[in-house]
């Protein structure tokens, strides 16, 4: 200097005029103070907290996760570490148990797709035929061969070699793979070696199934109070708890249609698995320990708009200093928290790799 991998941050500063929201003080139709969106506040995809229903109970179903430890409040999240696949490499990707429990499926090519197959090849020893005195040539009819073509993602090991009429794990040696056993490392997944066996037993489980953990249901419109105000009627008929049976509350409540009243206000609801900062324990997620801070609460939804200086970006013009003109992303809290996942104008910071060049 080039090209590249990881993490981790910022995402306009600053002044001033006038609005918006709730809060506190006041001397109250006002006045003054201090606050007032995000990394994602978003999709609502997962787990949670809290709230009612039995603080949640038995069974079967549905669902859901799926390598192996650990973290957590839990999780499909996150760290570690194994394996497999990509990459010179830093590093990335992986629903990554089971396919020798069944059961299903393998499109299109192709003869043939799962205890397989003779299209094209080979061969024809044996049995036939056809010529010959004969030895013996010829035919490719019965039959024989998975070694070679082809055809597909996959054709039922691989090289070699013995054998044969041609061949063929038929049989031999090394290789691969599979399974069982022993040995030695690791908590484990695995990892390294040695023996043995029968020669090979395809693939797809995000196909049903098995196997093994996990799971009640509904949700802040959840659910509690308070005001205000009205008329009743008429159907169903035990409600609710989960899809279904037990069991359990409650017990005339409820659930629909007509008619009518109101559409107000509080509490949940902002101090929390909190954020920063230091140690200590872990390889790391993380946890413990002090110490300090307090920081959005709206209800049809407030957090904005205009002006100045600055800053970066991009285009005119200008030798240049530097003029002018545009723009400053995606986006927006509605009961909180932790995750993912997806959208982002520009830019910053720290490890790390490979190349090339100087010293």
């Nucleotide at each position: 200097c080039g090209a590249g991998u990881c993490c981790g941050c910022c995402g306009g500063a600053c002044g001033g005029u006038c609005g918006c929201u709730g809060c506190g003080c006041u001397u109250c139709a006002g006045g003054c103070g201090a606050a007032g969106a995000g990394g994602a506040a978003a999709g609502u995809c997962c787990g949670g907290a809290c709230u009612c229903c039995a603080c949640a109970g038995g069974g079967c179903a549905c669902g859901g996760u799926g390598c192996u430890g650990g973290a957590u409040a839990a999780c499909g999240u996150c760290c570690a570490g194994g394996c497999g696949g990509c990459g010179c490499a830093a590093g990335c990707c992986g629903a990554c148990g089971g396919a020798a429990a069944g059961u299903g499926c393998c499109g299109c090519a192709g003869a043939g797709a799962a205890c397989a197959g003779a299209c094209c090849g080979c061969c024809g020893a044996u049995g036939g035929g056809a010529c010959g005195c004969a030895a013996g040539u010829c035919c490719a009819c019965a039959g024989g061969c998975a070694a070679g073509g082809g055809u597909g993602a996959a054709a039922c090991g691989g090289u070699g070699g013995u054998g044969u009429a041609a061949g063929a794990g038929a049989c031999c040696a090394c290789c691969a793979g599979c399974g069982c056993c022993c040995c030695g490392g690791g908590c484990g997944a695995c990892c390294g070696g040695g023996g043995c066996g029968g020669c090979u037993c395809g693939g797809c489980a995000a196909a049903c199934c098995c196997c093994a953990c996990c799971c009640g249901g509904a949700g802040c419109a959840a659910g509690g109070c308070c005001a205000a105000g009205c008329a009743g009627g008429g159907a169903c008929g035990g409600a609710g708890u989960u899809g279904c049976c037990c069991g359990c509350u409650c017990g005339a409540a409820g659930u629909c249609c007509c008619a009518g009243g109101u559409g107000g206000g509080c509490c949940g609801c902002a101090g929390g698995a909190g954020g920063c900062c230091g140690g200590c324990g872990g390889u790391a997620a993380c946890g413990c320990c002090g110490g300090u801070c307090c920081u959005a609460g709206a209800u049809a939804g407030a957090u904005g708009a205009c002006c100045g200086u600055c800053a970066c970006c991009g285009g005119u013009c200008g030798c240049g200093a530097g003029a002018c003109c545009g723009g400053u992303a995606c986006a927006g809290a509605a009961u909180c928290c932790g995750g993912c996942u997806u959208a982002c104008a520009g830019g910053c910071g720290g490890a790390c790799u490979c190349g090339c060049c100087c010293c």
The prediction has a mean pLDDT of 79. This is a predicted structure of a 359-nucleotide RNA (Bacterial RNase P class A) from an Acidimicrobiia bacterium. The sequence is in RNAcentral, with records from ENA. The gene name in the source record is rnpB.